About this RNA:
The prediction has a mean pLDDT of 76. A computed fold for a 413-nucleotide RNA from Novosphingobium sp. TH158, annotated as Bacterial RNase P class A. The gene name in the source record is rnpB. The sequence is in RNAcentral, with records from ENA and Rfam. Taxonomically the source falls in Novosphingobium (Bacteria, Pseudomonadota, Alphaproteobacteria, Sphingomonadaceae).
RNA sequence: CCAGGGGGCCGGGCAGCCGCGUGACCGCAAGGUCCCGAGGAAAGUCCGGGCUCCACGAAACAAGGGUGGCGGGUAACGCCCGCCGGGCGACCUGCUUGCAGGGAAGCUCAGGGAAAGUGCCACAGAGAGCAGACCGCCCCAUUCCAUGGGGUAAGGGUGAAAGGGUGCGGUAAGAGCGCACCGCGCGACUGGUAACAGGAGCGGCACGGCAAACCCCACCCGGAGCAAGACCGAAUAGGGGCGGCGCGUCGGUUCUUCGGAACCGGUAGAUGUGUUUCGCAUCGACCGCCCGGGUUGGUUGCUUGAGCCACGCAGCAAUGCAUGGCCUAGAUGAAUGGCUGCCACCGCCGAUACGGUGCGAUUUUCGCAUACCGUCGGCGGGACAGAACCCGGCUUACAGGCCCCCUGGCAUA
Numbered sequence: 001c002c003a004g005g006g007g008g009c010c011g012g013g014c015a016g017c018c019g020c021g022u023g024a025c026c027g028c029a030a031g032g033u034c035c036c037g038a039g040g041a042a043a044g045u046c047c048g049g050g051c052u053c054c055a056c057g058a059a060a061c062a063a064g065g066g067u068g069g070c071g072g073g074u075a076a077c078g079c080c081c082g083c084c085g086g087g088c089g090a091c092c093u094g095c096u097u098g099c100a101g102g103g104a105a106g107c108u109c110a111g112g113g114a115a116a117g118u119g120c121c122a123c124a125g126a127g128a129g130c131a132g133a134c135c136g137c138c139c140c141a142u143u144c145c146a147u148g149g150g151g152u153a154a155g156g157g158u159g160a161a162a163g164g165g166u167g168c169g170g171u172a173a174g175a176g177c178g179c180a181c182c183g184c185g186c187g188a189c190u191g192g193u194a195a196c197a198g199g200a201g202c203g204g205c206a207c208g209g210c211a212a213a214c215c216c217c218a219c220c221c222g223g224a225g226c227a228a229g230a231c232c233g234a235a236u237a238g239g240g241g242c243g244g245c246g247c248g249u250c251g252g253u254u255c256u257u258c259g260g261a262a263c264c265g266g267u268a269g270a271u272g273u274g275u276u277u278c279g280c281a282u283c284g285a286c287c288g289c290c291c292g293g294g295u296u297g298g299u300u301g302c303u304u305g306a307g308c309c310a311c312g313c314a315g316c317a318a319u320g321c322a323u324g325g326c327c328u329a330g331a332u333g334a335a336u337g338g339c340u341g342c343c344a345c346c347g348c349c350g351a352u353a354c355g356g357u358g359c360g361a362u363u364u365u366c367g368c369a370u371a372c373c374g375u376c377g378g379c380g381g382g383a384c385a386g387a388a389c390c391c392g393g394c395u396u397a398c399a400g401g402c403c404c405c406c407u408g409g410c411a412u413a
Stems, first nucleotide, its partner, number of pairs: 001409010012343007020037002023034004039384001043395002046393005051225004064221005069083005084111001085109004091102005112216002117214002119210003134156002136152007164182006183205001184203003189198003229300004239291006248267008269283005307326004312321003345381008355373003358368004
């Protein structure tokens, strides 16, 4: 320099004016002063917890759901870190020049089990699972063409997949039928905590694929959520209990604060007792006392917490530990904003030959902004999105900008 990759961070700054929310202080009040006041995702609500209430003797089993290489981290996780295995991968090597082999940094995997069982494998194809004769090859029969029977998985064809590959032997033709090499399976043993890696030796070759099909194995899981939950509780209207008063209804009289009250007379209701009558019981009015529920609303939960910053130690890392410092939103129809100026950034337009690079002339000075950078002026732009009990993750959205690291190739020292 070229190429391939990975990670982290910022999310405008300052000032003035006006305004909003919590808290503290001053004030009789009106109001005033001061402190603090959104995010990296506050989002989706997808996982994991804290906290709260409900249920429940404990444990185990079953049902249902979830997770799935190994080890570690963590309060926990489906998250994170490291490692193992498969795939991809710039590039390198080889030649048959478009294939084969190797393969960095890194990316990615729903990465347990298919020799426990069941099921499925479209289309094409003769045949799709303890295989299978369509063409071909070989043998036999009928006199040849042809047809039929048998053998054959070497060759052709179909397909994602057809029960190892190449060669020699062998054979009627063939076939791990035999042999050599390659591949494959089992595997003593060795290394590693483990996943796994290596592998003496053995085996003619079995065990096709799918578990994001049922299923099997191992491990984990009670439910609901701050609208959880706790406390207070006005007016009015309800509920329950006890006691007092014969308290309902109709008519009349008297009094009246016009709401009703007192007295006299008549006369009953509803419900239950199966029905009717009688009877019995209860209820219905008002007054007093006691108890309880609960609407609007208020208080609390509420922000000091697996917290943030700095530095050190341990660890490859995730992370843990120690020391010091800090307090950093708590609203509840829901505050956290608006305007102006300057600066910084980006884009566009114009000016400038004064500075640098460049180009054209000419020779030592000119020209070119229809060349670029600088300089000056003007105009415009700034994302995604907004707490609502609190944390740890994941995922998704995001104008523009900054920084760091790794690997390969080439050149140079």